[in-house]
Context: one part of a larger RNA
RNA sequence: CUCACGUUAAGGAACUCUGCAAAAUAGCCACGUAACUUCGGGAGAAGUGGCGCUUUUAUUCGUCAUGGAGAACAUCCAGAGCGAAUGGAAGCCGCAGUGAAAGGGCCCAGGCGACUGUUUAACAAAAACACAGCACUCUGCUAAUUCGUCUAAGAAGACGUAUAGGGUGUGAUACCUGCCCAAUGCCGAAAGGUCAAAAGGAGAUGUUAGUAGCAAUACAACGCAUUGAAUCUAAGCCCCGGUGAAUGGCGGCCGUAACUAUAACGGUCCUAAGGUAGCGAAAUUCCUUGUCGGGUAAGUUCCGACCUGCACGAAUGGUGUAACGAUCUGGGCGCUGUCUCAACGAGAGACUCG
Numbered sequence: 001c002u003c004a005c006g007u008u009a010a011g012g013a014a015c016u017c018u019g020c021a022a023a024a025u026a027g028c029c030a031c032g033u034a035a036c037u038u039c040g041g042g043a044g045a046a047g048u049g050g051c052g053c054u055u056u057u058a059u060u061c062g063u064c065a066u067g068g069a070g071a072a073c074a075u076c077c078a079g080a081g082c083g084a085a086u087g088g089a090a091g092c093c094g095c096a097g098u099g100a101a102a103g104g105g106c107c108c109a110g111g112c113g114a115c116u117g118u119u120u121a122a123c124a125a126a127a128a129c130a131c132a133g134c135a136c137u138c139u140g141c142u143a144a145u146u147c148g149u150c151u152a153a154g155a156a157g158a159c160g161u162a163u164a165g166g167g168u169g170u171g172a173u174a175c176c177u178g179c180c181c182a183a184u185g186c187c188g189a190a191a192g193g194u195c196a197a198a199a200g201g202a203g204a205u206g207u208u209a210g211u212a213g214c215a216a217u218a219c220a221a222c223g224c225a226u227u228g229a230a231u232c233u234a235a236g237c238c239c240c241g242g243u244g245a246a247u248g249g250c251g252g253c254c255g256u257a258a259c260u261a262u263a264a265c266g267g268u269c270c271u272a273a274g275g276u277a278g279c280g281a282a283a284u285u286c287c288u289u290g291u292c293g294g295g296u297a298a299g300u301u302c303c304g305a306c307c308u309g310c311a312c313g314a315a316u317g318g319u320g321u322a323a324c325g326a327u328c329u330g331g332g333c334g335c336u337g338u339c340u341c342a343a344c345g346a347g348a349g350a351c352u353c354g
Stems, first nucleotide, its partner, number of pairs: 001349003005345004010340002014338001019335001027051005036041001038172001052092012066078004093097001105333007112325002117129002133170007145156003173320004178250003183247002185243004192238003199231001203227005210219003251269005278312001279309001290306005
């Protein structure tokens, strides 16, 4: 020096990203116990005191020698001794009496998530997942949905039947959940437009018996072959309507009040509609350490406000909220070698030999 321990004057977080780590608290009994609250809690809140041993005494209980009543070994009464429990009094010792060990530190405020639970086996336990509750949607039973070689048998759903089963979103509870159906999706309707294969077969082409021609060649029936117009025609799409706890979206400019400032008010452009309630420098705020207040001697964090929301906002839920949390943030009390600033002790290494 490294690792793992013990003790420490004075101070007591000055350490540090952060009280990380350590220290401290701790049991039982009694007293006492706030805000808030969903009235259950919060709560072991917080905080305060006692606790050993000896003698003695009181009460109660257990056991029971013995005595009394009684005809009685039923039964009843009294009751020394011994044991136990709970009180009282007097005293004793130590620094210290739950004398060792085991065995909560506490409080205040805020964010997030209601809660118990689950998770990255081996760097993440959380604010992530789940959750009860809420809502939408599908499904009438040979159910929807799913598995089975994508359309077999068979099976789950279910020996269930819409108070059921599947899917999706949100996430206890409380108060609420605004506007937009133009786009995308879904649902409905079937009048019109478009439109596949199939059906249909007008027509066309090739071939050539034949006809004409001296010939070259021209025309050309039936058949065969190749094409092929009209017509007919489903879903879908276009079209029409509905639908937001469906995917999603939720403006700009200008002027105006008897100081100034601001604009309840007016004008105008655009839009499907222009963000309602609530919240707001926020897990969201760039400018920004915004401004004001609180806490500190001093506070980029924190708390309370303001609103100029770069770029909150209502089940991709909004805003509160008791309880809960090995959660995150700020502050305080206690406590300490975290530190001022290091020292000593004991152990294993480190060093030498092997």
Molecule: large-subunit ribosomal RNA, domain IV
Organism: marine metagenome